Molecule: SAM riboswitch aptamer (S box leader)
Organism: Kineococcus rubinsiae
RNA sequence: CCACCAUCCAGAGCGGCCGAGAGACCUGGCUCAGAGACGCCGCAGCAACCCCCCGAGGGUGCUCACGCCAGGAGCGAUGGGGG
Numbered sequence: 001c002c003a004c005c006a007u008c009c010a011g012a013g014c015g016g017c018c019g020a021g022a023g024a025c026c027u028g029g030c031u032c033a034g035a036g037a038c039g040c041c042g043c044a045g046c047a048a049c050c051c052c053c054c055g056a057g058g059g060u061g062c063u064c065a066c067g068c069c070a071g072g073a074g075c076g077a078u079g080g081g082g083g
Base pairs, nucleotide, nucleotide: 001083002082004080005079006078007077008076013043014042015041016040017039021032022031023030025072026071027070028069029068044063045062046061049059050058051057067075
């Protein structure tokens, strides 16, 4: 990178750095954001896909709002075992 399978209305935030947009794409809303969002790092937590010595120990993931909502596009994200 490619195809396949599963999940995407539950749950879980503080600190430091940075400094203007962010919530995947388009349109329209709405929400978050100089009382510092988004992002990065640390710690903590949630969850249980895989592994395991079966201890939530290890590998991932996640921690505003249903993948924020509606329409469009049928795309995106995460995990798993394959090529």